[in-house]
RNA sequence: AUCCCAUCAAGAGCGGCUGAGAGAUCUGGCUCGAAGACGCCGCAGCAACCAUCGGGAAACCGAAAGGUGCUACCGCCAGGAACGAUGGAGC
Numbered sequence: 001a002u003c004c005c006a007u008c009a010a011g012a013g014c015g016g017c018u019g020a021g022a023g024a025u026c027u028g029g030c031u032c033g034a035a036g037a038c039g040c041c042g043c044a045g046c047a048a049c050c051a052u053c054g055g056g057a058a059a060c061c062g063a064a065a066g067g068u069g070c071u072a073c074c075g076c077c078a079g080g081a082a083c084g085a086u087g088g089a090g091c
Stems, first nucleotide, its partner, number of pairs: 004088005013043005021032003025080005044071003049067002052063004075083001
């Protein structure tokens, strides 16, 4: 990198640095943004995919020290095309 499986309407923000665009792509909207967005780092939190632990015959339920992930708006919305993101599995 390709393929396979699952999920993408719930939930969870402060500080520091930076400095102009950002919300994946196209069109049209809507929104965030120099009262500092986006991004990066730290801390905190959310969730429960994997691992672990407890209960259970199982389905499943619970916990949350570990590996990830996530913490504006339904992947922001509609349409188009085809994707993308995250986890697992596999190599």